[in-house]
Background:
The prediction has a mean pLDDT of 80. A computed fold for a 103-nucleotide RNA from Thiobacillus sp. UBA2186, annotated as c-di-GMP-I riboswitch aptamer.
Order: sequence, then C1' cells, then structure tokens
RNA sequence: GUAUGUCAAAAGCAAAACCGCCGCAAGGCGGCGACGCAAAGCCGGCGACCUGAUCGCGCGCGCCCGACAAGGCAAUCGCAACUCAGGCAGCGCGGCUGCCAUU
Repeated sequence: GUAUGUCAAAAGCAAAACCGCCGCAAGGCGGCGACGCAAAGCCGGCGACCUGAUCGCGCGCGCCCGACAAGGCAAUCGCAACUCAGGCAGCGCGGCUGCCAUU
C1' cells in the first nucleotide's frame, strides 16, 4: 500500500420514544435512551425522498352585482409539474479520511 470483516481484543457511534432549545416546516442541537452500525466518521456533487415559497388547479367561508339565473372577487383548506430555497450523510451512488485483526 491492496483486499477482506469469520474469530479475538481495545475503543467508538447511537434509531425510536421522552425532555429542553432553535426552525413556518422538513429537520437540527443538547440531555436521556440503545434499534442498530466495520465507516452510523466528514462532504449535499448526482439521483431518490421530505419541507416551504411563487405560479397553476380544485373546493368555496364570505362579499359585489343581479332576479333565486348568468357574471365578478375570494379567506381557509386540499392537489401538484416546473422553478427557487432548504432538509436528509442511519436511502443509493460518488469524494475525502480513519481504528483493530487477517492479508
């Protein structure tokens, strides 16, 4: 330096839930806690996924006009392509680095 992670040993990280703080949210940080992890160490470059916003569409609280029709506006909510902004490294790929054992 390469490859592998069956065994051993020494360390390491910490999902969910709960608590506190930050964020519109996705989510993040800290505490607690261990589902798991041989890179579950670091990096949002690519794809997937998630969130927010704009535009658009649907419903239409309500309002205007009017005649109970036709017409106009429209809160909240829902859906969703593109775009923009973010999140996710414990989804995959990629980049960088690293412990132990064997090689």

Of the family's consensus pairs, 94% are formed in the model.